[in-house]
RNA sequence: AAGUUCUUCAGGGGUGGGUGCAAUUCCCUACUGGCGGUGAUCAUAAGUCCGCGACCUGUAUCGCAAGAUACGGCUGAACCGGUGAAAAUCCGGUACCAACAGUAAAGUCUGGAUGGAAGAAGAGGCUU
Numbered sequence: 001a002a003g004u005u006c007u008u009c010a011g012g013g014g015u016g017g018g019u020g021c022a023a024u025u026c027c028c029u030a031c032u033g034g035c036g037g038u039g040a041u042c043a044u045a046a047g048u049c050c051g052c053g054a055c056c057u058g059u060a061u062c063g064c065a066a067g068a069u070a071c072g073g074c075u076g077a078a079c080c081g082g083u084g085a086a087a088a089u090c091c092g093g094u095a096c097c098a099a100c101a102g103u104a105a106a107g108u109c110u111g112g113a114u115g116g117a118a119g120a121a122g123a124g125g126c127u128u
Stems, first nucleotide, its partner, number of pairs: 001128004005123005016028003030108002032098002034052004047096002056073007078094005100111003
């Protein structure tokens, strides 16, 4: 150093108004941005560049069942200008996106979820 075991941590946001019997769901306005990589460089720095996770889902195996494990599927959104040798990341501008169930139609409310998890940090012995 790698492998292995265990522990802890690991998602933010509806302000003010309008309509209406009823909306934090519609309209105007407001607000938010998980993890790893890339990052013009010592460091920091991407919601919309690459990859991953969450939600939903197929098959196989195990199981009485609940469910577990493995391998898959599905999986949103960006342009213009500037600087420069070089920018999907910097600077300026203008846009856009956000699972499922419930409910007056929800990124922001309630719920599955006191869950799971990309991953981060730490501890111990053992193996190479």

Record summary: FMN riboswitch aptamer (RFN element), 128 nucleotides, folded computationally. Rfam family: FMN riboswitch aptamer (RFN element). Rfam describes the family as follows. The RFN element is a highly conserved domain that is found frequently in the 5'-untranslated regions of prokaryotic mRNAs that encode for flavin mononucleotide (FMN) biosynthesis and transport proteins. Gene Ontology term of the family: FMN binding. The coordinates come from a structure-prediction model, not an experiment, and the mean pLDDT is 79. Of the family's consensus pairs, 97% are formed in the model.